[in-house]
RNA sequence: GGAGGCGUAGCUCAGUCCGGUAGAGCAUCGGACUUUUAAUCCGCUGGUCCCGGGUUCGAAUCCCGGCGCCUCCA
Numbered sequence: 001g002g003a004g005g006c007g008u009a010g011c012u013c014a015g016u017c018c019g020g021u022a023g024a025g026c027a028u029c030g031g032a033c034u035u036u037u038a039a040u041c042c043g044c045u046g047g048u049c050c051c052g053g054g055u056u057c058g059a060a061u062c063c064c065g066g067c068g069c070c071u072c073c074a
Base pairs, nucleotide, nucleotide: 001073002072003071004070005069006068007067010026011025012024013023020057029043030042031041032040050066051065052064053063054062
């Protein structure tokens, strides 16, 4: 220099193909239970969907550019 993949909650990820309410598990927090802790059960909270722009009634999803990480080729 070229090609490909990935970036979504504190963490691990799904959702993207085929545009239409942003989700799961774990963690945190609150409660139940327990002599207490742990475990278990119930509930809540938590988001610039990497950044900017475009298309669209509507974008995490499609298009363009950029950034970061990984792999391959040279």